[in-house]
């Protein structure tokens, strides 16, 4: 060096989770890799960390062992970018109301402002006067089978008579009532009045009348103050995506390292 026969080993590894901890079953990655049983109310184990059972390879393409290169995982008070959701009103924004002073702008003022003084009204209270409207009062009409009057026809009664007596109807008239009436007076009420007089009040409003001589106003804009509102900007918290650091790491790539026996 070549042959034949074995043996260690190998026939998948990783990531998060479970777990005191390892491995597996389940899930994800990776990319293909020997079969049968067991297991999330979990299964087998113990630092040589699945466990029975069978098959195949076999010291190297293939086993181990540095490195490098990384697919995917997972972590993280990252005051990191960035979306999305829930809230908050401290501050920026925007918007509303109220107040304040009068800067600009208007609007009134010399046809005369602000302010003084004086008058009326608008309020009250008393009196009158008109108007209403009711009551009495006059007046007119109507109005009583009999029990109301006057006058009483016929009739009746009483008388010898003369003549007297009550008297219905009708006439006429009245009485309570009833209706009305440009009615003088009177009395009495009010949701009465462009009414009058006399007293009061006169904060505010509206006028007149004088003095007075230049302001008065606050509609808009801005300033300041105070309150309410919205939630773009902010602030708190959650949830997603890049990123940033940790950490684990298949796959791949590269360097290196592996037993016995017999023969030739």
């Nucleotide at each position: 060096u070549c042959g034949u026969g074995c043996u260690a080993g190998g026939c998948g590894g990783g990531g998060a989770g479970c777990u005191a901890g390892c491995g597996g079953u389940g899930c994800c990655c990776u990319g293909u890799a020997u079969c049968c049983g067991c297991a999330a109310u979990c299964c087998g184990c113990u630092a040589u960390a699945g466990c029975g059972g069978g098959g195949c390879u076999g010291a190297a393409c293939u086993c181990c062992u540095g490195c490098u290169c990384g697919a995917g995982g997972u972590c993280u008070g990252c005051u990191g970018c960035u979306u999305u959701u829930u809230g908050g009103g401290a501050c920026u924004g925007c918007u509303u109301c109220u107040g304040c002073a009068a800067a600009g702008c208007g609007g009134u003022g010399u046809u005369g402002a602000a302010g003084g003084c004086u008058g009326g009204g608008u309020c009250c209270u008393g009196c009158g006067c008109g108007g209403c409207a009711g009551a009495a009062c006059a007046c007119u009409a109507u109005g009583a089978a009999c029990c109301c009057c006057g006058u009483c026809a016929g009739a009746u009664c009483c008388g010898g008579g003369a003549g007297g007596a009550a008297g219905c109807a009708g006439c006429g008239g009245u009485a309570a009532a009833u209706a009305g009436u440009a009615g003088a007076c009177u009395c009495u009420g009010g949701g009465u009045g462009c009414c009058g007089c006399a007293g009061g009040g006169u904060u505010g409003c509206c006028u007149g009348g004088u003095c007075g001589g230049a302001g008065c106003u606050g509609g808009c804009u801005g300033a300041c103050a105070g309150g309410g509102g919205c939630a773009a900007g902010c602030c708190a918290g959650g949830g997603g995506g890049c990123g940033a650091g940790a950490u684990c790491g298949a796959c791949a790539g590269u360097a290196g390292g592996u037993g016995c026996a017999c023969g030739a």